RNA sequence: GCGGAGUAGAGCAGUGGUAGCUUGCCAGACUCAUUAUCUGGAGGUCGGUGGUUCGAUUCCAUCCUCUCGCA
Numbered sequence: 001g002c003g004g005a006g007u008a009g010a011g012c013a014g015u016g017g018u019a020g021c022u023u024g025c026c027a028g029a030c031u032c033a034u035u036a037u038c039u040g041g042a043g044g045u046c047g048g049u050g051g052u053u054c055g056a057u058u059c060c061a062u063c064c065u066c067u068c069g070c071a
Stems, first nucleotide, its partner, number of pairs: 001070003004066003009023004017054001025041005047063005
């Protein structure tokens, strides 16, 4: 220099129309009890700023970040 990645505590989906899954956390059910199982809940300025659009996690520009790839 070119490219990739950035979304819940963690790991990851989501190609313009209500932001989800697994796991973890909290509460309840079940049990003599624990694990397991089941039910419910909390937790997100979708890396920042600006632009396009009726509408942006998604498209565009720029900046920041990285135990990432190529040179």
Molecule: transfer RNA
Organism: uncultured Ruminococcus sp.